[in-house]
This record gives sequence, C1' cells and structure tokens, in this order.
RNA sequence: CCAGAUAAUUGGACAGUCGCUAUUUUAAAUAGAGGAAAGUCCGGGCUCCGUAAAGACAAUUUGCCAGUUAACGGCUGGCGAGGGCGACCUCAGGGCUAGUGCCACAGAAAUAAACCGCCUAAUCAAGGCAAGGGUGAAAAGGUGUGGUAAGAGCACACCGGAUUUUUGGUAACAAAAAUCGCUAGGUAAACCCCAAAUGGAGCAAGGCUAAAUAGGGAUGACAUUGCGUUAAUGCUAAAAACAGUCUUUAGUUCGUCAUCCGGGUUAGCCGCUUGAGCAUAUUUGCAAAGAUAUGCCUAGAUAAAUGACUUCUUAAAUGACAGAACCCGGCUUAUAGAUUAUCUGGCUAA
Repeated sequence: CCAGAUAAUUGGACAGUCGCUAUUUUAAAUAGAGGAAAGUCCGGGCUCCGUAAAGACAAUUUGCCAGUUAACGGCUGGCGAGGGCGACCUCAGGGCUAGUGCCACAGAAAUAAACCGCCUAAUCAAGGCAAGGGUGAAAAGGUGUGGUAAGAGCACACCGGAUUUUUGGUAACAAAAAUCGCUAGGUAAACCCCAAAUGGAGCAAGGCUAAAUAGGGAUGACAUUGCGUUAAUGCUAAAAACAGUCUUUAGUUCGUCAUCCGGGUUAGCCGCUUGAGCAUAUUUGCAAAGAUAUGCCUAGAUAAAUGACUUCUUAAAUGACAGAACCCGGCUUAUAGAUUAUCUGGCUAA
C1' cells in the first nucleotide's frame, strides 16, 4: 500500500427568532420521536376472568455442557461437526441395536445382486469371484503388502469402528492402553421414542363519574333440605359452575345453565409514565452479567404536539432507513455518509 475478518461510534450546534404540546413557581422557566420507534416472532411486568395441590392423558414448544437473567426458544463461555490459506463464520447439535416408513431416476442390484470383466475350461456348457470398470447422493470400511486358479479382513501393518479400563476436565468431551475382524448405509425441519416446560384474554385490558332507557320480554333443562316469616329479605344445604380433558382432596360462588327477540349508552376522567430506569466511580467475573457508593428525572399526545426560517460547523446536512400511543428484556429486517480499534493474508522497502 492492497484485499479481508471482528467489535463499535455517529447519523449536526448544550446558536438565534417565531410557532405547537406537557409540567410548574403560569411574567416566564424546564422538557419534548429511534437505533431500529418497524415486524408482532419470543419472554415478562401490569389488569381482568368465581382456584389451588397431586396423578393420568392430550396438544404445543424446546433439545450438546456450564453460567447468566424477572424470564426466554435470549445472551456469554466451552465441546463437537462443517466451511475458509487464515483472522473467523455457521449449526432446526438427544435417540436409527424400541418400532414403522422412505431412498425417485439410473443401475445387474438400494436390506444384497452380477451388465462389462477376471480365473478354471477353452468348441459349447458349467463352476468360482466381488478385487477392476460402469450407473448413482450412496454399492458388503480405507491404503499398502502378502496370499490365491482368479479373488475377498483371507492374513498382516497402519487408520477407521465397537467394548472395557486409566488419566485430565464441574460437564459436554479429549488422550492413552488392551481386546475384537467388526454390530450391511442414509434419513427423525419422516411418523415415532426419551427428557424438560406450558391457564386464557389483553390498555380497544381494566376502573370511576355523568347522562339516558324498557326495575325489557320469551322458551327449555336441572334443583328447591331445614330454620324463620302473614308474606318476603335472610341463614343453611343439595345440585350446578369454577383457568386444556378426566379422577381425588380442599376451597369459592349460592339457585344454576343454554338459546332467541328488543331498548339505552359511543361524553368526560383515571389507567399514562419513577422504571427488572439512566450516568459516573470502585469492585467480582475469561465473558454475559452482578455488587457497592454518589448523582439525575429525560414525551405522555387523543383524530393525534415535538415545526418553520436564519446563522454556523461540515465532504454533505434533515441528506439513508424511517415517526412514540401501557411499559420493559430480546430476536429479526431496512439503513446514504463519515469515523475508530484489533486481528488475518499478500506485495514492497529498510
């Protein structure tokens, strides 16, 4: 200098004038869209639904090990496999000796066979082979040597595989040694098996105030014990209902459940922003993240505020992708330009 890999920062000014919204001490002061606010893919906080435990079944989700977190299918660090010269990247990573499927076409044969071929024979026929060639994603573990009529783990050496033991590691795993010719392939984002987890709905949740209407009507099923009353309200019991279904135990509601027709309300307020919050310093940890101390308060609109102009800086400047609507932790997708750090490969000079 060129080409890459990984991790980040920024995406204008603590300028001016006017305008809009919120809060307050209401003259005025302070604050006012994002790194993804997006997708609605996960996990929660919060709110409501008449409930909890145990067991069984179903459905859905996850799937190597350890750690972290409120939690996660997230993140961090490892292990293993694959890709890359490398820095690094990717993984829907349990089980095919529990069972059932599938492997098209080609090919002789895809749970086991002989098309070409080799040997014996040598006219034919017949027999032996699975080494060589061919087909294919995949053809009875691979390479070499010996042996054989020709061959074959047939035998041997090394590698691979299985089992056992030892060592290291929290573990996933790794290494070494011994034994064995060796359990005929792949596929589970195929059905399935194993392990773990899981109520539903959602701020249009939910609550308050005001106002209005028709203390609306009809049908069916189940139940109606006892006390008390003129009668009723009331107490108690049964039945029934109660967060996937069923069973058991306890608890709650107290008449329950289902269907159909009709009427009123669409106004205002709360929820609504102090949070698993942010910043700095110290500290534990490889890291994700945690702990302690100090400091800060930073949009809450409601048919929807956060804008316009000028100046400055700048390579350029609201110019890329793009606008809060209950809040937070992630993941995924889009992104003009500018900048920083570390590492890898190549070239050149000293």
Bacterial RNase P class A from an uncultured Pelagibacteraceae bacterium, 350 nucleotides, folded computationally. It was read from a public genome assembly, where an Rfam model found it.